[in-house]
Context: one part of a larger RNA
RNA sequence: UCCAACCGAGGGAAUUCGGCAAAUUAGCCCCGUAUCUUCGGUAGAAGGGGUCCCUGCUACCGUAUCUUUUAGAUGCGGAUGCAGGGCGCAGUGACUAGGGGGGCCCGACUGUUUAACAAAAACGUAGCCAACCGCCAGUUCGAAAGGAUGUGUAUGGUUGGUGAAGUCUGCCCAGUGCCUGUACUUUAAACCUCCUUACAAGGAGGCCAAGAGCAGGUAAACGGCGGGAGUAACUAUAACUCUCUUAAGGUAGCGUAAUACCUUGCCGUUUAAAUGACGGCUUGCAUGAAUGGCUUAACGAGGUCCCCACUGUCCCCGGUUGGAUGCCUCCGAACACUCCAUUGUGGUGUGAAGGCCACAGACCUCCAGUGGGACGUGAAGACCCCGUGAAACUUUACUGUAGCCUGCCGCUGUGAGGCAAGUUCUGAUGAGCAGGCUAGGUGGGAGUCAUAGAAGCUUACUCUUCGGGGUAAGUGGAGACGAAAGGUGAGAUACCACCCUUCAGGACUUACCUCACUAACUCCUCUAUGAGGAGGACACCGGUUGGUGGACAGUUUGGCUGGGGUGGCACUCCGCCGAAAAGAUAUCGGCGGAGCCCAAAGGUCAGCUCACCCGGGUCAGAAAUCCGGGGUAGAGUGCAAGGGCAAAAGCUGGCCUGACUGGAUUCCAGACAAGGAGGAAUCCAGAGGCGAAAGCCGGGCCUAGCGAACCUCCGUGCCUCUAUAGUGGGGGCCGGAGAUGACCGAAAAGUUACUCCGGGGAUAACAGAGUUGUCUCGCCCGAAAGCUCCCAUUGACGGCGAGGCUUGCUACAUCGCUGUCGGCUCUUCCUAUCCUGGCCGUGCAGAAGCGGCCAAGGGUGGGGGUGUUCACCCAUUAAAAGGGAUCGUGAGCUGGGUUCAGAACGCUGUGAGGCAGUUUGUUUAAUAUCUACUGGAGGUGCGUUAGGGUCUGAGGGGAAGGACCCAUUAGUACGAGAGGAACGUGGGUUCGAGGCCUCUGGUCUACCGGUUGUCCAACAGGGCAGGCCGGGCAGCUACGCCUCAAGGGAUAAAGGCUGAAAGCAUCUAAGCCUGAAGCCCACCUCGAAAAGAGACCCAGAGCACCCAUAGAACAUGGGUUCGAUAGAGUGGGGGUGUAAGCGUCAAGCCCAAAGCGAGACGUUUAGCCUGCCACUACUAACAG
Repeated sequence: UCCAACCGAGGGAAUUCGGCAAAUUAGCCCCGUAUCUUCGGUAGAAGGGGUCCCUGCUACCGUAUCUUUUAGAUGCGGAUGCAGGGCGCAGUGACUAGGGGGGCCCGACUGUUUAACAAAAACGUAGCCAACCGCCAGUUCGAAAGGAUGUGUAUGGUUGGUGAAGUCUGCCCAGUGCCUGUACUUUAAACCUCCUUACAAGGAGGCCAAGAGCAGGUAAACGGCGGGAGUAACUAUAACUCUCUUAAGGUAGCGUAAUACCUUGCCGUUUAAAUGACGGCUUGCAUGAAUGGCUUAACGAGGUCCCCACUGUCCCCGGUUGGAUGCCUCCGAACACUCCAUUGUGGUGUGAAGGCCACAGACCUCCAGUGGGACGUGAAGACCCCGUGAAACUUUACUGUAGCCUGCCGCUGUGAGGCAAGUUCUGAUGAGCAGGCUAGGUGGGAGUCAUAGAAGCUUACUCUUCGGGGUAAGUGGAGACGAAAGGUGAGAUACCACCCUUCAGGACUUACCUCACUAACUCCUCUAUGAGGAGGACACCGGUUGGUGGACAGUUUGGCUGGGGUGGCACUCCGCCGAAAAGAUAUCGGCGGAGCCCAAAGGUCAGCUCACCCGGGUCAGAAAUCCGGGGUAGAGUGCAAGGGCAAAAGCUGGCCUGACUGGAUUCCAGACAAGGAGGAAUCCAGAGGCGAAAGCCGGGCCUAGCGAACCUCCGUGCCUCUAUAGUGGGGGCCGGAGAUGACCGAAAAGUUACUCCGGGGAUAACAGAGUUGUCUCGCCCGAAAGCUCCCAUUGACGGCGAGGCUUGCUACAUCGCUGUCGGCUCUUCCUAUCCUGGCCGUGCAGAAGCGGCCAAGGGUGGGGGUGUUCACCCAUUAAAAGGGAUCGUGAGCUGGGUUCAGAACGCUGUGAGGCAGUUUGUUUAAUAUCUACUGGAGGUGCGUUAGGGUCUGAGGGGAAGGACCCAUUAGUACGAGAGGAACGUGGGUUCGAGGCCUCUGGUCUACCGGUUGUCCAACAGGGCAGGCCGGGCAGCUACGCCUCAAGGGAUAAAGGCUGAAAGCAUCUAAGCCUGAAGCCCACCUCGAAAAGAGACCCAGAGCACCCAUAGAACAUGGGUUCGAUAGAGUGGGGGUGUAAGCGUCAAGCCCAAAGCGAGACGUUUAGCCUGCCACUACUAACAG
């Protein structure tokens, strides 16, 4: 020193994030018990009293014996109560064993949870609500077979939300879900029709499921629930009004909250003081109603505040015990792998050095300690960034997959009805004009029909081109039609055949719908290859189609970047500057642009001259058109800027299309260093345009105006393969179009605090370094204030610096690890001085101030709320100064804050999640190798060769003192008064330092006593738990006591003397004198290893042995028979408090005697003990 315990004066939470820890309380009996309440509780509320021993009696219970046995007596045991007596500090005497109360938040409660950092406000819960489900259900596991719920059945099961109870649960269906419906729209395969094809492929259309559109419903589904103006007779406010707007605009409650940024809101209570707590207000950044709102008794190892009690938490520490550490002996690792190592200061250096440079210091070794350093050890940093790393999670990322829904086909059969289509049959139907007329087409054709009832007429139905046609019934009772002729016309009518348009009916086939059947198939029952029943061609199952589909899977989720993110584009291109006079040249450098436009704004030839100014001129003005003159460009040139341009590159006109085809080369792009696309320029050939010609023309005065492969399309010609009688198709070449702007061009969203890996000090957060805008502190100037007066004091606008504390910037060391805020502890340094000391000025009378100079010796404190640093506040004070030391200090502590994993609120996000927003909870490692430091030893050197003792004092350390108050000086100086000093002297206080234990206090596990439980049978005497309790010597201690003068020297600021330079003046230049808590002495202490290693003295010293005034080891000191060193003994002093034994007494019991009896008194200031002081050689200091 640590661990585990014990005690503590006075104070009593002042400690601290916080009463953490500790202390208090405690069992049982009796009394008594507020508030609130869901009437159960709260409650052991709180707060009081009792509790031991002895003696006697005793309710009641059990049991035995006896007797004149309904009963009584006697005895024993248990048990309750009463009375009396007694002792102690203390009677649940040890052990055992709640501290209590009040306010608030959250959660109703008991319960559950992150085995090993979170026990909670999280989860659960009863209760409430919603959804699905009628049973082969719904939900669920499985690829399926087959299981679970369940051999249960809606008073049930499953799923989701909320979370007892009380009281309530508002508005919104626009969005997203879910549910219902759906005339219509969209829509796959299959099917049908058409086109095409020898056939296919292919194309178009029809039909058409789910889904979607569309229409409704639904919020205890996901969710959401406004803004701006004006207005009342003080002001303020706004019941009221206006306006914009929404799906609706937040109702009741609650409200600065687990939610409020501002914020320590404001007020009140609590406190000396409150960033706290509680109660209100409430403009609510960003409350709010089953993502439940608001209350709420009881409960809680939950969070928070206050009070009482209590205490070593603290002021302020002290003592004690046991163990560890230490020493001796025995046994005896692990880790570590080390280049050397004696450091300090300053410098340098990759900007933080034991090793470099300089200086200083420094003999060698060991032991015990402390933890400043070794950017110490531990762990290839978890923060940050990077990686065309990973994983997990999410979703309206991309692409898919189960599942589910759905059409069609198969398994798959029968019948009926309806409807549709097709085929067939029957019947009808058909109007240009002309024509007697309703002429479907073509052909045949001269007859056909009729009592089996013609023409005509009536009625009904039907078609209609409105003229009429057809059918049926009735009537009627014998004809009607045609050919021929005439006429019309493209066509000529009777009748027959084959057809067309439209319609009606019948039959057959197919599709769909409806109904029914039973035999496939499914289920149930039974006497089970079957029978019966229920369903039934549905469903199941298989194939295929479309839809839906984070349930699941695979992936993606740019770059640059004064870190990253957010922002931006500095990501392609152009002009100028930067750019340092060749070229080239960076930044998230500066100033601007492009992603087009034009059939003329192109080519050529010709003509002309602009802007502006002056003069003249009808309306006509400053400015219209016209005339004259001047006019180097002050205009124009499609668009930026630069360069360029005057018989033009500008303006106007004529004719044109060179805004051509093919080929070659050069330059830019494009430093090293080569390419693509793109752009520009030059030349050759061809065909052209303009011009008399020279000549010009391959777009535009020039420099921007752009895009690969794959794929698709287009053009034209060519090549090739293949098919055909021919039209075709595939591939290739050439040219063109469609875009990648992240612009040499992936098809692509998020989260991670649950995270992981690889890397980086290539790159952030801390600290350092550099810088110093900012910050702090100075200086210059002196507008102005100060009645006057810049400078007693204040000092604008400006200027110049210092410091390296703030905040930035940079990214230089550190990411194979430099632990981060604050506090505690402890040390040292700086001065820009808060106090104390010395001095100057004053708008200094004194006192008190204000400003300044010197000065760092010492001091600079206690509390309240807050994690705070800071700031605020309270009461003191001489003063309550500011800073540095890795924002000193976590191998020193703490862990309240920040910054892991849990959880909640507000806000945000569809979500996973997120928030320099809030809240609650949350593991702080280690045996010290080197160095350093604090101490303790040994050795060497020096000295003449071994040794010892006593000194000197170079040098080192110290603050050993600091400050205040009172009295006196003195009610004096001063002052009109009010008020009111100083030098000096004395006394005290406080802080600090050193020492001590007489006193006071603490401790005192030496000791003495009391007492509990238990054991040694009892007594006596003891053991055990220091059992507890009361005292307490020595020792150690503080809360106790003592001491901590004065002075000398040299100086600072400052004040002076003499005194020139400068005939004066001047504190200065030469010289001299004063002058501070500061400096050096003095004072205390270490100190011959002081390498210049000293002086003097002595002849002895050490081990061993007995020891203590000494002590971790070692050392030191004493003693050793010539001896009181230690032990024992004796005496004294001291502590405790009156021993044992014996005697007497004692409440009583008992007729008496004998006997029992806590205890009291006497013997007895006893007994016991003794680390102290003496005496005494009895024992040991012998032998060496």
Molecule: large-subunit ribosomal RNA, half B
Organism: Candidatus Woesearchaeota archaeon